This is a predicted structure of a 115-nucleotide RNA (SAM riboswitch aptamer (S box leader)) from a Chloroflexota bacterium. Its mean pLDDT, the model's own confidence on a scale to 100, is 80.
[in-house]
RNA sequence: GGUUCAUCAAGAGCGAUUAAGGGCACGGCCCUUUGAUGUCGCGGCAACCGGUGGCUUCGCCCAAGUCGAUACGGUGCCAAGUCCGACCCGUAAUUUAAUAUGGGGAAGAUGAACA
Numbered sequence: 001g002g003u004u005c006a007u008c009a010a011g012a013g014c015g016a017u018u019a020a021g022g023g024c025a026c027g028g029c030c031c032u033u034u035g036a037u038g039u040c041g042c043g044g045c046a047a048c049c050g051g052u053g054g055c056u057u058c059g060c061c062c063a064a065g066u067c068g069a070u071a072c073g074g075u076g077c078c079a080a081g082u083c084c085g086a087c088c089c090g091u092a093a094u095u096u097a098a099u100a101u102g103g104g105g106a107a108g109a110u111g112a113a114c115a
Stems, first nucleotide, its partner, number of pairs: 002114007013042005021031003026085003043078003048074003052068006082107001087104006
């Protein structure tokens, strides 16, 4: 990097260093020398997986499901809803092309499993 599944309106930043870009890509918009980005340190957020407690299935165990508690272990995250849009179907209004809004998809991110 690929496939499948789940989640994505919540939450959580300081310092050192680097030095001009960053928010995937396109359009918009935004952040940024009052320091982007990367790295490191410390701090924090968060229950996806493991571990852990209860309950259900069960005669028992195992296992599965489910509800919790907990940052102990493995990841992840700490500007803006995944920043918004982009494609499809509705709704409102109507100057017929934009706008607002609802749903879905695509793309992306993270986790788990698999090859």

The sequence was found by an Rfam model in a public genome assembly. The organism belongs to Chloroflexota, within Bacteria.